[in-house]
């Protein structure tokens, strides 16, 4: 250089055109429980890498770009 895969809450993962003002687990915060801690219960917190395009509608499809991983170069 070329080819392929990949990027979503702090972390890990789901979501493959409309049910999504994006869900789950862990974490963190608050309350309850407990003599206290832990456990448990309830509530809250926080995300679609970036820029364009397609579409009535995009996390999802297309293009570019940036980052990560892999393959390839006798």
């Nucleotide at each position: 250089g070329c080819c392929c895969c990949u990027g979503u809450c702090g972390u890990c993962c789901a979501g493959u055109g409309g049910c999504c003002u994006a869900g789950g687990a862990c974490g963190c915060c608050g309350c309850c429980c407990u003599u206290u801690c832990a456990c448990g219960g309830c509530g809250g917190u926080a995300a679609c890498g970036c820029g364009g395009g397609u579409u009535c509608g995009a996390a999802u499809c297309c293009c570019g770009u940036c980052g990560g991983g892999g393959g390839u170069a006798c």
Molecule: transfer RNA
Organism: Actinomycetes bacterium